A computed fold for a 96-nucleotide RNA from Psychrobacillus lasiicapitis, annotated as Glycine riboswitch aptamer. Lineage of the source: Bacteria > Bacillati > Bacilli > Bacillaceae > Psychrobacillus.

RNA sequence: UUGAGUAUACGGGGAGAGAACGCUGUAGGUAGCGUCGCCGAAGGAGCAAGUAAUAGCUAUUAUGAAUCUCUCAGGCAAAAGAACUCGUAUAGGACG
Numbered sequence: 001u002u003g004a005g006u007a008u009a010c011g012g013g014g015a016g017a018g019a020a021c022g023c024u025g026u027a028g029g030u031a032g033c034g035u036c037g038c039c040g041a042a043g044g045a046g047c048a049a050g051u052a053a054u055a056g057c058u059a060u061u062a063u064g065a066a067u068c069u070c071u072c073a074g075g076c077a078a079a080a081g082a083a084c085u086c087g088u089a090u091a092g093g094a095c096g
Stems, first nucleotide, its partner, number of pairs: 006091008018036001020035006037076003043072001044070003050063006
């Protein structure tokens, strides 16, 4: 000097599934409570190979990923939010 993975901030893109029904309040938009149905891509939980330990040649225990599984939470018109992704800036400094 070059500047990877990574982190943060800002901006762009960004799916699915009920404008469900009942009661109450409100002029209304809509809010609260209850009932049933549904969705997975905030968050949360579960585990395969592998690894480790123990006994032993097969078991037990621990550890162990996802957009997979569950649906606690969240969501089911638009808006907002949104995993993930792209760009810019900053931090940082792997490798050569």